[in-house]
């Protein structure tokens, strides 16, 4: 220098003007309600306001409730080892298997030797073999027997070649490669090497299924307290005097447990949620997951330990978005960047927008930039 | 903002992993007729989109498109 491989940051900045939202200050700013404390609308000043994916809702965790959730049986998930981690289906390593000259990339990568299905059309023949072909008898263009070395069909045809053997041939011997078992050694293992031994079996479990491991279930429109309004009508079975009992009903499916069964429970009807408003009322949940402030799986730096995820401990920042499921923008200048242009100047900048929170995958992306390695080419 | 479902002719359904993807109604041409209408013959149109899995995918699996439903409280 080319042409690639992995990892990674970044994903426009500064001023001004003019809008929005959320908090506070102004009750000696200005209205309205109120007997007041207050409230609320509107100004005014201030502080702060999207992303790396905020998206898909795909998989884990916090929290929250429900009978604290016990057993089974159905159901879902993962699937080679071994480590991280709160936890995961994520991620690191490390085997094995394909691809690639290579840096490396990709794997739903456990069982087909527990059963059970299926394999269409071709093909003689699909888990079971004789259609052509070779041998052999008998015999005339035929039978009846050997035969998996050839040919043809198919994704697949009984493990590959090469030597012996034989009438022809064949794991029938035999070396060698591949397979499966066991055993030495190495490794935490999965696995490798090397040796002995066997000869039975094609695929498919993103088909049923087996093994092994985990899994209660709803979700913040969940659940709590407040306020307001607080009415009508329907069901509620069957055996018993009762006690119960069987039926029903409870936050996914069946069975047992457990717990309810009339001041209840469901189902129609009607009514309620605001002082003033196009009204399903308010307060919390709720913004540093949760806990909570002697705080946190927060973030950024350095040392350490580790092969790496990661961890561990100084130091340092951070509680300043967060909703009526709604507000985070626009308009102009300058500066970076990228495209035409000698230039003056012109254009242009992606994917996308929080909604309890967090750690993860996936999918969308215009660029710019930074580290590390290969494989070629030149030049010393 | 959660929870669920679903896509096959132009509309309504079908289709055990093995097709030339089927039916009906609607469409287009023709025959009949003096002309329409019915009849009857013919045609012509489709598996949301990419990747897997398999010897083969409309189906299985995984990812994205699209569309639809349900979902506050108190009484």
């Nucleotide at each position: 220098u080319a042409a690639c491989c992995g990892a990674g940051u970044u994903g426009u900045g500064c001023a001004u003007u003019c809008g929005c939202g959320u908090a506070g200050u102004a009750u000696u700013g200005u209205g309205c309600c109120g007997a007041a404390a207050g409230g609320u609308a509107u100004u005014a000043c201030u502080a702060u306001g999207a992303g790396g994916a905020a998206a898909g809702u795909c998989c884990g965790g916090g929290c929250u409730u429900c009978g604290c959730a016990g057993g089974g049986c159905a159901g879902g998930a993962u699937a080679a080892c071994g480590g991280a981690u709160a936890a995961c289906g994520u991620c690191c390593g490390c085997c094995g298997a394909a691809g690639g000259c290579g840096a490396c990339u990709u794997c739903a990568g456990g069982g087909a030797a527990a059963g059970u299905g299926c394999a269409a059309c071709a093909g003689a023949a699909a888990u079971a073999a004789a259609c052509c072909g070779c041998c052999u008898g008998c015999a005339u263009u035929g039978c009846a027997g050997g035969u998996a070395a050839g040919g043809a069909u198919g994704g697949a045809a009984a493990g590959g070649c090469g030597a012996g053997g034989u009438a022809a041939g064949a794991g029938c011997u035999c070396a060698c490669c591949g397979g499966c078992g066991c055993g030495u050694c190495g490794g935490u293992a999965a696995c490798g090497c090397c040796g002995c031994g066997c000869a039975a079996a094609u695929g498919u479990a993103a088909a049923c299924c087996c093994u092994a491991u985990c899994c209660g279930a709803a979700g913040c429109a969940a659940c709590a307290c407040c306020g307001u309004a607080u009415g009508c009508g329907g069901a509620u079975g069957c055996c018993g005097c009762a006690a119960g009992g069987c039926a029903g009903g409870u936050u996914u499916g069946c069975c047992c447990g457990a717990c309810c069964c009339a001041u209840a429970u469901c189902c129609g009807c009607g009514g309620g949620u605001g002082g003033c408003a196009c009204a399903u009322g308010g307060u919390a949940c709720c913004c540093a997951a949760c806990c909570c402030a002697u705080g946190g799986a927060g973030c950024g730096u350095u040392a350490c330990g580790g092969u790496a995820a990661c961890g561990u401990a100084a130091c340092g920042u951070c509680a300043a978005a967060g909703a009526u499921a709604g507000a985070u923008g626009a308009a102009u200048g300058c500066a970076g960047c990228c495209c035409c242009g000698c230039a003056a100047g012109g254009g242009g900048a992606a994917c996308a927008g929080a909604a309890c929170c967090c750690g993860g995958c996936u999918u969308a992306c215009a660029g710019a930039c930074u580290c590390g390695g290969u494989u070629g080419u030149u030049u010393u | 903002g959660g929870c669920c479902c679903c896509a096959u002719a132009g509309u309504u359904c079908a289709a055990g992993g093995g097709a030339u993807a089927g039916a009906a109604c609607g469409g287009a041409a023709g025959u009949u007729u003096c002309c329409u209408a019915a009849a009857c013959u013919u045609u012509a149109a489709a598996u949301c989109c990419a990747g897997g899995u398999u010897c083969g995918a409309g189906u299985c699996c995984u990812g994205g498109u699209g569309g639809g439903g349900c979902u506050a409280c108190c009484u």